[in-house]
Formats: sequence, C1' cells, structure tokens
RNA sequence: AAAGGCAAACCCGGCGAAAGCCGGGGACGCAAAGCUCCGAGGCUACCGCACGCGGCGCGCGUGCCAGGCCAGUCGAGCCGCCGAA
Repeated sequence: AAAGGCAAACCCGGCGAAAGCCGGGGACGCAAAGCUCCGAGGCUACCGCACGCGGCGCGCGUGCCAGGCCAGUCGAGCCGCCGAA
C1' cells in the first nucleotide's frame, strides 16, 4: 500500500429521573474510536443532606452531593489485527 475493522451528528424504536446507554439506519471522523473509571477532567442529581417558603406525617424552590455516566477529553494499565514495496 491493499484487505478487513470501528462509527460522530442526525433519524426511528427501546431503557433511564437525568446525564446517558442499547438495537436499526447513517458516516463526522478514528491506527487501538479494542478493554478497565486506576489518576485528572467533564456531565447529570432520582435518593440523601442543608436552607427557605407554604395550606407543614406533605408539597414546592434553591444549593451541595456519585454510589450514576463520558474510554470519541487527557494520562495510565491490560490485550491485540494486517504485513505490500
């Protein structure tokens, strides 16, 4: 080099409180865009906690919180396909 691989946005269906994820379509890109949240960073806040308000075994609002999520944000670890000239 060639073969082969993955698949952003967006659309459809499903799951979830959300972030987001899964399946189908679709390709912006990717040489680890394979795997692991271990470190940093980011997103979300059902529950919980604090405060405030009200009609106070409750409801609403605001703030905080990861045990949720992002590996296609970076680092690290693990594993790995092809092999032309």
The RNA shown here (c-di-GMP-I riboswitch aptamer) has 85 nucleotides and comes from a soil metagenome.
The sequence is in RNAcentral, with records from MGnify.
The coordinates come from a structure-prediction model, not an experiment, and the mean pLDDT is 84.